Record summary: This is a predicted structure of a 95-nucleotide RNA (SAM riboswitch aptamer (S box leader)) from uncultured Butyribacter sp. Its mean pLDDT, the model's own confidence on a scale to 100, is 83. The model forms 96% of the base pairs in the Rfam consensus.

RNA sequence: CUUAUUCAGAGUGGUGGAGAGUGAAGGCUCUAUGAAACCACGGCAACCCCAUUAGUUUGGAAGGUGCCAAUCUCAGCGAGGAAUCGAACAAUAAG
Numbered sequence: 001c002u003u004a005u006u007c008a009g010a011g012u013g014g015u016g017g018a019g020a021g022u023g024a025a026g027g028c029u030c031u032a033u034g035a036a037a038c039c040a041c042g043g044c045a046a047c048c049c050c051a052u053u054a055g056u057u058u059g060g061a062a063g064g065u066g067c068c069a070a071u072c073u074c075a076g077c078g079a080g081g082a083a084u085c086g087a088a089c090a091a092u093a094a095g
Base pairs, nucleotide, nucleotide: 001095002094003093004092005091006090011041012040013039014038015037019030020029021028026074027073042068043067044066047064048063049060050059051058077086078085079084
C1' cells in the first nucleotide's frame, strides 16, 4: 500500500507503584479494594491453518498471529426530522 473484519466472546496470580482508556483537546469511565508495563498460568476467537462439502458448506484447534472493561468508550466530521447510514482515524489478519 491492497483486501477483509471490528454492537459477539474470553482472567486469575505474581512483580510493579500512578496513571490508563492507541494523535491532541473535551465528556464519561476505570484506577491505592493497586493504573501502565512485564512475567506465569488459564481462556476466547477462528484471519492463516487442518479435515470436509456441490458450495463462501460443516466441523476442528496441533501450529503462526491476535485478543481477554465499557460498540474503535462516547462525542467529535458528512448525510438524515429521527432511527440510522457513511467518512476519517485506529486495531487485527492475509498478501
The sequence is in RNAcentral, with records from MGnify.